[in-house]
RNA sequence: AGUGGGGUCGGGCGCGAGCACAACGCGUGAACCGGGUCAGGCCCUGACGGGAGCAGCCCUAAGCGAUGUUUGUGUUGUGCGACCGAUCCCUCUCCC
Numbered sequence: 001a002g003u004g005g006g007g008u009c010g011g012g013c014g015c016g017a018g019c020a021c022a023a024c025g026c027g028u029g030a031a032c033c034g035g036g037u038c039a040g041g042c043c044c045u046g047a048c049g050g051g052a053g054c055a056g057c058c059c060u061a062a063g064c065g066a067u068g069u070u071u072g073u074g075u076u077g078u079g080c081g082a083c084c085g086a087u088c089c090c091u092c093u094c095c096c
Stems, first nucleotide, its partner, number of pairs: 001093002004091004008086004013081004017076007024068002026065003034059004042051003
């Protein structure tokens, strides 16, 4: 001196990890003030039949629970990758 190599630091990008939150899935979940079906009983009717409707059962809301090879958001004294930049360190090559 070099458009040589490696390291360190910084930047944003990408992928992963931890933590937090949310969504989705699963379960549970309403004496009455959600829905459906409504035994019994009650009411109407000469009768046929009808009506409202408690319990029960079913579905579900808010909520709650345990979780997930899921998705999203945020975050970091987290890990890695390539790129760009900074001055510095080590080394290589060449010249004097």